[in-house]
RNA sequence: UACCGCUAAGGCCAAACCCGUCGCGAGGCGGGGACGGAAAGCCACGGGUCUCGCGUCAAACGAGAUAGCCGGGUUGCCCGG
Numbered sequence: 001u002a003c004c005g006c007u008a009a010g011g012c013c014a015a016a017c018c019c020g021u022c023g024c025g026a027g028g029c030g031g032g033g034a035c036g037g038a039a040a041g042c043c044a045c046g047g048g049u050c051u052c053g054c055g056u057c058a059a060a061c062g063a064g065a066u067a068g069c070c071g072g073g074u075u076g077c078c079c080g081g
Stems, first nucleotide, its partner, number of pairs: 003081003012037002017032006035068001041074003045071003048066006
């Protein structure tokens, strides 16, 4: 420096659900709570899914959500191999 995560330690994050709050909504944020996580840190770039608008329906188009769906980009702690 690159790759890997079988053991241990110190820490970290926090699904469902509940309460509050914001949003038409998907959902976001705060508190409680832990199913899990080795990038469950960050970025909507590609695909997926979901919501709203338009549309008779669907598609298409437009605007959004999701980084804990996958890929990609980027940064990075401890220990061990």